[in-house]
RNA sequence: UUCCGAUAAGGGCAAACUGCGAGCAAUCGCAGGACGCAAAGCUACAGGCCCCGGAAUUCCGGGGUGGCUGGGUUACCGAA
Numbered sequence: 001u002u003c004c005g006a007u008a009a010g011g012g013c014a015a016a017c018u019g020c021g022a023g024c025a026a027u028c029g030c031a032g033g034a035c036g037c038a039a040a041g042c043u044a045c046a047g048g049c050c051c052c053g054g055a056a057u058u059c060c061g062g063g064g065u066g067g068c069u070g071g072g073u074u075a076c077c078g079a080a
Base pairs, nucleotide, nucleotide: 004078005077012037013036017032018031019030020029021028022027035067041073042072043071045070046069047068048065049064050063051062052061053060054059
């Protein structure tokens, strides 16, 4: 340094649900809350899934999801 990831240390993130707000919707923001997470940090590049509009079933356009998978990129700790 790379792989790897512990019943280690110090920390971190925060699902469902609830409240308020944004959005036609998917969904998102903030607060509460913890199911989980070693990239559950960042990125819609590829695939998947979801929503809206058009077309008509295959397709086109737009949007969402990074806590679906892969890729890219950055990073704390150090037992086996």
Description: Predicted 3D model of an 80-nucleotide RNA (c-di-GMP-I riboswitch aptamer). The sequence was found by an Rfam model in a public genome assembly. The coordinates come from a structure-prediction model, not an experiment, and the mean pLDDT is 87. Rfam family: c-di-GMP-I riboswitch aptamer. Rfam's curators write: GEMM was predicted in a large-scale screen for bacterial structured RNA regulatory elements.